[in-house]
């Protein structure tokens, strides 16, 4: 000087002028107004996708059955977040990615090609050592034998083509009739031994290789999970209808099919309790927020001092003017907090990595 990885924090500034909302005070005659005076939107308020806290309703324990998470440790109210570790990948690198338990518990599946797809198979080839077969030379005791040669029968082989997403290690030397873990080196693999590690795992030895893939296929194996939500729920509580007690009033009506008597029911007055409309209330101090020691690699925790920082219920937070610059995005709370995931103009800050040139 150039290109990059992480963390982190800001979210146009600064002056006027005029409005908005809760709340406080205080005026004015109440219903309301006014005036002062404090505070007023985010890092995502957003999706509502994950997890709690509150609130009701269910609920003795235990299992099943559904759902969900899935490497290991830890962190945390709790999580599918977070950290720090292992492993595999991508990058020179700083770093970034990851549905990463288990196919020796047991069931299935793999179209199509292909000879074969899970037990083992042989299309094209390769060889055909052995055993016959056909030839042709030699020997010969005429019974035969001995050598070459054919690729003709058995037969052996999986190294090469081919096929397929996958084909019962892989390259290479050696071996051989041709081949093959047959044999050796490296690499891979292993359910075996030691060591390290809390573990995930990793490293040495050891074994000639045995066990194919596929669990985002039933399934197993571990953990978690009761439902529904602030229109949750809680308190006051009219009118008007109708509900219980009681006490009065009378056999007046009306019903048990005619009487009698008994019963219900209609009436007046009183008091309860229960729902509507309406109000209040959950509502905002909280797993808060800033600092300082502090214990941990870190997520995070301990103390100790300090701060208070929207709380509406038709819903407030906004307009103008000036001025400067880097020309200013993405959005707008509604019961609250932890994440995640999405969306976002530009810039500051702090660790780092690569190239390049100078000393």
């Nucleotide at each position: 000087g150039g290109a990059g990885c992480c963390g982190g924090c800001c979210a146009g500034a600064c002056a006027g002028u005029c409005g908005c909302g809760u709340c406080a005070u205080g005026c004015u005659u109440c219903c309301a107004g006014c005036a002062u005076g404090c505070c007023g939107a985010g890092g995502a308020a957003a999706g509502u996708c994950c997890g709690g806290g509150c609130u009701c309703c269910a609920c003795a324990g235990g299992g099943c059955a559904c759902g969900g998470u899935g490497c290991c440790a830890g962190g945390u109210a709790a999580c599918g977040c977070c950290u720090g570790g292992g492993c595999g990948g991508c990058g020179c690198g700083a770093g970034c990615c990851g549905a990463c338990g288990g196919c020796c518990a047991g069931u299935g599946c793999a179209a199509c090609a292909g000879a074969a797809a899970g037990c083992a198979a042989a299309c094209c080839g390769c060889c055909g050592a052995u055993g016959g077969c056909c030839g042709c030379a030699c020997c010969u005791u005429c019974g035969g034998g001995u050598g070459c040669g054919g690729a003709u029968c058995a037969g052996g082989u999986a190294a090469g083509g081919g096929u397929g997403a996958a084909a019962c290690g892989g390259u290479g030397c050696g071996g051989u009739a041709a081949g093959a873990g047959c044999g050796c080196a490296c690499c891979g693999c292993g359910a075996g031994u030691c060591u390290g590690g809390c573990a995930a795992c990793a490293g040495a030895c050891c074994g000639g290789c045995a066990c194919g893939g596929u669990a985002a296929a039933c399934c197993c194996c571990a953990c978690c999970g009761g439902g529904a939500g602030c229109a949750a729920g809680a308190c006051c509580a009219a009118a008007u209808a109708g509900g219980g007690a009681g006490a009065c009033a009378u056999u007046g009506c009306c019903g048990c099919g005619g009487c009698c008597c008994g019963c219900g029911g209609u009436g007046u007055c009183u008091c309860c309790g229960g729902g509507u409309a309406g109000g209040u209330u959950g509502c905002u101090u909280g797993a808060g927020c800033g600092u300082a020691u502090u214990g941990g690699u870190g997520a995070c925790g301990a103390u100790g001092c300090g701060c208070c920082u929207a709380g509406a219920g038709g819903a407030a937070u906004g307009a103008c003017u000036g001025u400067c610059c880097c020309a200013g995005a993405c959005a707008g709370a509604a019961c609250c907090c932890g994440g995640c995931u999405u969306a976002u103009c530009g810039g500051c800050c702090g660790g780092c990595u690569c190239c390049g040139c100078c000393a």

A computed fold for a 359-nucleotide RNA from Pseudoxanthomonas composti, annotated as Bacterial RNase P class A. The prediction has a mean pLDDT of 76. The gene name in the source record is rnpB. Taxonomically the source falls in Pseudoxanthomonas (Bacteria, Pseudomonadati, Pseudomonadota, Gammaproteobacteria).